[in-house]
A computed fold for a 455-nucleotide part of an RNA from an uncultured bacterium, annotated as small-subunit ribosomal RNA, 3' major domain. The coordinates come from a structure-prediction model, not an experiment, and the mean pLDDT is 81.
Context: one part of a larger RNA
């Protein structure tokens, strides 16, 4: 100087408390461990692995296993020789592949011979190739402490020195934010602001958008209009600016006015010096090592989907604030090659009827049968529909998680990848709460101080 303390002081955070809803019990989904297997490819492992890499494992993907093949190779450059490229059909085979066969002489330069570009085949060698190892050799990228308020430097001063000071102190702030003081004076990276979206308004522009008034129609349909809604460009607006109180006459804090919005308006993007030899050599790049008739390459089939069990994360329920039947209005985002024109499209809510507390008209697993769709192909191993079947489950032990407002909870909708496959991910809107006395305690963090047998 740091780190540490079941030392002290101060402060903060859904950290506790106050509330709301969950997980832990059940079924099934998904990931992991374990076990099994010819193979169940590999990685990720406290927080910060476990609906993670994977925004889609039937084949492909695919890296794994069995079998069958191949060796200058699926791909690149170079050399030599031959041939246009290309194309038709047959046979063997699971296919890869092998054998036979049909048609076919192009382009550029040149009168021609020939040369060249591109492509194919053969040969030998340089080489290719490796999702093989090492993330403890690395780059790049990422996680985490943490959007926490910190981390440093120059000059000066102090100290023999390591170092200290500044950065401590009194206030204050979300903030090393600002003010005051001070052997310090300044500065940098962070904070904040500058960026994007939302909330108000002005103006410009009115088509595919809109319809107040005037006609017209089943219908903004048509005429007409651009006031309104809306769209999308440019501005305005918020700064503790104004008033009162308080404070040290400061920074600020409290209350008020005006205002669409008030003290960081709300949300996002943005992640300092560093820590964890954190993660990734299977995105990519790359040193070293290793393989080179194989640890490279091709193909059929299988596996990654196994199943006494254990854990994580989400789905659906256990019902009457409900189920079922009928009726029933209102979105936003996004996509469809262009299109505010057309299409993809609501649900809960509300109203009526019924069920009357039961393992039920709850719940829907499982199983049998029948089909649809995608796709060469749904056996291993897809999704969906109909009929029948109707399991566990009556609110969940110890423990544990999320959330402070248009949030939680609840309801549906869209998109990416995709032939097909969503309870996942990422977005969108509808309905819409409760509670916060407070900081004693648990956890994490910041700052000062103290102890120290640690570095």
């Nucleotide at each position: 100087u740091g780190a540490c303390g079941g030392g002290g002081a101060c402060c903060c955070g859904c950290a506790c408390a106050a509330g709301c809803g969950g997980u832990g019990g059940a079924u099934g989904a998904u990931g992991u461990g374990g076990u099994u297997u010819a193979a169940u490819u590999c990685g990720a492992u406290g927080c910060a692995a476990c609906g993670c890499g994977a925004a889609a494992a039937a084949c492909c993907u695919u890296a794994c296993c069995c079998a069958c093949c191949u060796u200058u190779g699926a791909c690149a450059u170079g050399u030599a020789c031959g041939g246009a490229a290309u194309u038709u059909g047959c046979c063997a085979g699971a296919g890869a592949u092998g054998g036979c066969u049909u048609a076919g002489u192009g382009c550029u330069c040149g009168a021609a011979a020939g040369a060249g570009a591109g492509c194919c085949g053969u040969a030998a060698c340089a080489c290719a190739g490796g999702u093989g190892c090492u993330g403890c050799a690395u780059g790049g990228c990422u996680g985490u402490c943490g959007u926490c308020a910190g981390c440093u430097c120059g000059u000066g001063u102090c100290g023999u020195g390591a170092g200290a000071u500044g950065u401590u102190c009194g206030g204050u702030u979300a903030a090393g934010u600002c003010c005051g003081g001070c052997a310090a004076c300044g500065a940098g990276c962070g904070c904040a602001a500058c960026c994007c979206a939302c909330a108000u308004u002005u103006u410009u522009a009115g088509u595919u958008g809109c319809c107040a008034g005037c006609a017209u129609u089943c219908a903004g349909u048509u005429g007409g209009g651009c006031a309104c809604u809306c769209u999308a460009g440019a501005g305005a607006a918020a700064c503790u600016g104004c008033c009162g109180g308080u404070g040290a006459u400061a920074a600020g804090c409290c209350g008020g006015a005006g205002g669409a919005a008030g003290g960081u308006g709300u949300g996002g993007a943005u992640g300092a010096c560093g820590u964890c030899a954190a993660g990734u050599c299977c995105u990519c790049a790359u040193g070293g090592c290793c393989c080179u008739u194989a640890c490279g390459g091709g193909u059929u089939g299988g596996g990654c989907u196994a199943c006494a069990c254990a854990c994580g994360u989400g789905c659906u329920a256990c019902a009457a604030u409900g189920g079922u039947g009928g009726u029933g209005a209102c979105a936003a985002u996004g996509g469809g090659u262009g299109a505010a024109u057309c299409c993809c499209a609501a649900a809960a809510a509300g109203c009526c009827a019924u069920c009357u507390c039961a393992g039920u008209u709850c719940g829907g697993a499982u199983u049998g049968g029948g089909g649809u769709c995608u796709g060469c192909a749904a056996c291993u191993c897809g999704a969906c529909c109909c009929c029948a079947u109707g399991a566990a489950g009556u609110c969940g032990g110890a423990a544990u998680c999320g959330c402070u407002a248009g949030u939680a909870a609840u309801c549906g909708c869209g998109u990416a990848a995709c032939a097909g496959c969503a309870u996942g991910a990422c977005g969108c809107g509808g309905u819409g709460a409760a509670u916060a006395c407070g900081u004693u305690c648990c956890c994490g963090g910041g700052c000062c101080u103290u102890g120290c047998a640690c570095a």